[in-house]
RNA sequence: CAUUUCGCUGAGGGAGAGCGCGAACCCGCCGCCGAAGGAGCAACCGACCCGGAAACUCUCAGGCACCCGGACCGCAGCCGAAAC
Numbered sequence: 001c002a003u004u005u006c007g008c009u010g011a012g013g014g015a016g017a018g019c020g021c022g023a024a025c026c027c028g029c030c031g032c033c034g035a036a037g038g039a040g041c042a043a044c045c046g047a048c049c050c051g052g053a054a055a056c057u058c059u060c061a062g063g064c065a066c067c068c069g070g071a072c073c074g075c076a077g078c079c080g081a082a083a084c
Base pairs, nucleotide, nucleotide: 003083004082005081006080007078008077009076010075012073013072018030020029021028022027031064032063033062037060038058039057040056044052045051046050
C1' cells in the first nucleotide's frame, strides 16, 4: 500500500397481527402478532469450575390502516480498531 474482519455514520430493502369497542386525555376491555428490547430452554462452542449461545419458545415490554419503529441483509464512507 492492498485485502479481510469488527466498530461508527449515512441512505436503501425490510414481515406479522383489529383503520376493534367504550370512555374522555391517553385510560380500560376483548381478540391477535413477533423481527426493538427483555426473559427461558437448547443444538453447539469454549482455557469445560463454569460460561457464551438462536431467526426456537414466552409475550414483561413493544406492536396490529398510513406514518414512525423494526431483527436482519447488502451498498457507500471513516483515515476508527485489529489481523495479514